[in-house]
RNA sequence: AGCUCAUCCAGAGGGGGCGAGGGAUUCGGCCCAGUGACCCCCCGGCAACCAGCUGACAACUCAGCACCGGUGCCAACUCCGACUCGGUACGAAAGCCGGCCGAGAGAGAUGAAGG
Repeated sequence: AGCUCAUCCAGAGGGGGCGAGGGAUUCGGCCCAGUGACCCCCCGGCAACCAGCUGACAACUCAGCACCGGUGCCAACUCCGACUCGGUACGAAAGCCGGCCGAGAGAGAUGAAGG
């Protein structure tokens, strides 16, 4: 790394540096960006998992606390969509297709375990 499990509609400021793209991939949208984005550093913060403490439970596990610890995160639902299934009083009518709504899958991110 692959595999496994869990979560992803909430939350999170300021300063400095760099200098052109950035928002995972491909495509279609939409958005951010020389009023300096993205990325890096400093201080700060958020609170998801692990760890710590407390309570409940036979157990799995659940809830809470918080100064510190290990990671993570601090634009937009993982920014929206693409695949499958279902629904639909919308698109002149039927079918199909599209739009919209819901469920699921895939992919991605983070944590834990493992290696």

Description:
This is a predicted structure of a 115-nucleotide RNA (SAM riboswitch aptamer (S box leader)) from Microlunatus soli. Model confidence (mean pLDDT): 83 of 100. The sequence is in RNAcentral, with records from Rfam and Ribocentre. Taxonomically the source falls in Microlunatus (Bacteria, Bacillati, Actinomycetota, Actinomycetes).